[in-house]
Order: sequence, then structure tokens, then C1' cells
RNA sequence: UGGCGGGCGGCCGCCCGUAAGGGAGGAAAGUCCGAGCUCCACAGGGCAGGGUGGUGGGUAACACCCACCGGGGGCGACCCCAGGGAAAGUGCCACAGAAAACAAACCGCCCCUUCGAUCCGGCUCCUUAGGGGGCCGUCUCGCAGGAGCAAGGGUGAAACGGUGUGGUAAGAGCGCACCAGCAGGUCCGGUGACGGGCCUGGCUAGGUAAACCCCACCCGGAGGAAGGCCAAAUAGAGGGGGAUGAGGUGGCCCGCCUCGAUUGACCCCCGGGUAGGCCGUUGGAGGCGGCUGGCAACAGCCGUCCUAGAGGAAUGGCCGCCGUUCGCCGAAAGGCGAAUACAGAACUCGGCUUACAGGCAUGCU
RNA sequence: GCCGACGUAGCUCAACGGUAGAGCGUCUGAUUUGUAAUCAGAUGGUUGGAGGUUCAAUUCCUCUCGUCGGCUCCA
Repeated sequence: UGGCGGGCGGCCGCCCGUAAGGGAGGAAAGUCCGAGCUCCACAGGGCAGGGUGGUGGGUAACACCCACCGGGGGCGACCCCAGGGAAAGUGCCACAGAAAACAAACCGCCCCUUCGAUCCGGCUCCUUAGGGGGCCGUCUCGCAGGAGCAAGGGUGAAACGGUGUGGUAAGAGCGCACCAGCAGGUCCGGUGACGGGCCUGGCUAGGUAAACCCCACCCGGAGGAAGGCCAAAUAGAGGGGGAUGAGGUGGCCCGCCUCGAUUGACCCCCGGGUAGGCCGUUGGAGGCGGCUGGCAACAGCCGUCCUAGAGGAAUGGCCGCCGUUCGCCGAAAGGCGAAUACAGAACUCGGCUUACAGGCAUGCU
Repeated sequence: GCCGACGUAGCUCAACGGUAGAGCGUCUGAUUUGUAAUCAGAUGGUUGGAGGUUCAAUUCCUCUCGUCGGCUCCA
């Protein structure tokens, strides 16, 4: 990755069927998607709402499948991706941190100014000749103020490209080289997503859309208790509301159809009856085998098969033999005992997901 | 069968994506002769479970488990 889901026999039952005969699953499950079918108008317009989200194909359709592209993980076989847009706008980014986004400045680095201390040098004053003081310049340090920087430290999930060099007071894409990445143009390959090359540009654009939102495409609603027919039974002179109203109609508006003005449509409450049958409903986008086309999903053709149909709801129980697994005994052959999963149709399909004892097959690391 | 809602402390319920709280209960102490009431303090959480998105999930998304509610016909 694909496939199986205990086997044989006997007895007693259950459901369908006149009988012959047939009688759970890979998931019948969850009801998560997509359809058929039915009713609502023949399903129409707008808003709202929901869904999908690389490309090409398959399909009745899909959120499924196949192939490819891009990203990520793994030594690898291989696996995973809700995989459009964050340079359209808005919001949010706790704590910590200087700063969480048209950046900012805590420590730090550098320059200037005032003051103070100090090494050294120069000039000068006093002197008891040991030395002491003043001014100026300079080195270093400290306090304060002003200006600059974003290199380094530190915080964080995340800090506004990386390395080197020039440059500078110190620095910085400030300049340059290379690298990573972006935008525009162009050429080549590919159906396409995209990949590769060249040129130009500005040096960089944080994350989050399973936040609002934007873009593209799709979606009317309810479901088989849908819906149709027959039969049975009974009590509506009950109460309330009620008119640019009500129902079909479902989140709203329009449109459409129908009913309706007091003998009152319709709604609510109270009360009454039936607890029956048939259809829908079991043969279908069906299974299996072969050939052809296609990398594949799948499609076409031919052959062959018919495969549950209940309605409080069948598909079960027991026994024997064998299989599988486990435990114990045994030297072995073998014996004894236990277990044998997940689960169970309810109109029908195509998928997905979830649950599952134990085998089997094939390929690869 | 179909449709819908909800799971947070022992119970009933809160909580913009940013340290999960409140009331009742339980326990301890005070008060009282004792109990109740009252006062003070404490206790208690896999936010049903698993995975994903995100720096971060009770909250958003998916799967799963459980609980509850509604839906027949005639007139």
C1' cells in the first nucleotide's frame, strides 16, 4: 500500500416470498460533505448568510479521487500542508522590554558647554628654601545640561536584511562588493501552477485573515416522520386576537400564486377523533471478469450475475468438528481451559471521517 | 430516522484570544450552655476527550464522547 473480517455440518426458531429460494457491514456508525428523488412556483431578483481556495484533469456532483507545482519534516523508503490576498483598509500583538510598528532610545558609543578632581608641561607670585599658591594648555575621571547614533548589551514568540570593507566624532545601505529576499521589464521551457536566465530599481516591505475584511467561484428551502392515495372515527354555533391583512415562505425585502372583509381568511388557547392499510421502497451514476484508451483517477465496449426489505422493527440460539490467539500441564507428540474484535440495515447512491481482535499478499527503507 | 441546542469547582452559572471567577456548599476558627444564624479565613478546575491555527485557546476550526429538546395523521 492492497485485501480478508473465521470455515463445515446438525437441531430448534425469526423475517420476506404462493413456492423454489433469499436474509447485515467494511464500516450498516458519525450524519461531516456531494447527489438522485419528493414537496414548496416553473426556484425568479436583491440584501444578508454560508461554503470552497496552488494548477491541470476525473466525476452526475463534491470539501472526494488522480497527476503535477510550491512549502515543510525525515539519514531514507516516504509523510504532512484550511496551499488566494498582510506593498486595499481596520483591529490585535498579554507579560517582559527603551521601543510591538508613518518606530523608539534603558544601558551603551561619540561630540560640545559649565563645574570639580588629577598626571604632565609652560608662565607667574610668596617663601622659614623643605615647599606652597594662582593662571593657561593638555591627558584621564566624575556630576549636570545640550546635540548626534543605532554598531554592541539586555527583553521577548516576534526588534525594521546578513557578512566584509570603505567612511565617520561615533555610527548607520551612508557608499561599495558578495549573499538572501522583493518589485518591475524581458527571454526560454511548460496547457498551467511554476521553473530557469538577463536587465533595471530601491535597499528590506514584522506576525496574525481557523480576526473583521478584500478577490474569484459555488450555494433557494425543507427533508422519506419528504410526499401521494384509500379507509376509519368525531363535537367545533367553545374562548381570545384579527385587516395596506393572512397563508404558501424557510433570515429579510421584492416578485408570483391563493384566501380574505364581520355569515370574517388566518393565528393562538381549550376540546374531539384515529393510533389502520397501500405506494414512495429496494435493479442501481450496481457488482464481477476480459479487451481497448489513459502515467493515473477514470472512461468506452463485450460477457456474466441479481444481491435483505422489517415496521417497537427479522437476520438468532444450542451442539459437534476444525481454524486463530492466550494461559496452564508435558521431555515431546499432545492434552485441558478461556477468548474469538469493532459493530449491526430502516428511501437509495458517491465520498470522507471515526471504531476494529487476528491473519494474508506485495513492494520499499 | 431527521433537525437543533448544550458540556467550566460538589451544585447553579459567569468570563474581548492574554494569570479561569461569583453565589451556594465543604472544612477550620470566633460567637453560644449547645445548635442555627452571623463574622473571619481556607478549600476546590485535565474548562468532557484528542488534534490543529496562533507567540498564546474556555473562547477559533476539525474529529470524537456524552446529555437534553423538537418533528406523525384527521377535523
Two RNAs folded together computationally: RNase P RNA and transfer RNA, 440 nucleotides in total. Model confidence (mean pLDDT): 79 of 100. It holds a member of the Rfam family "Bacterial RNase P class A". Rfam classes the family as a ribozyme.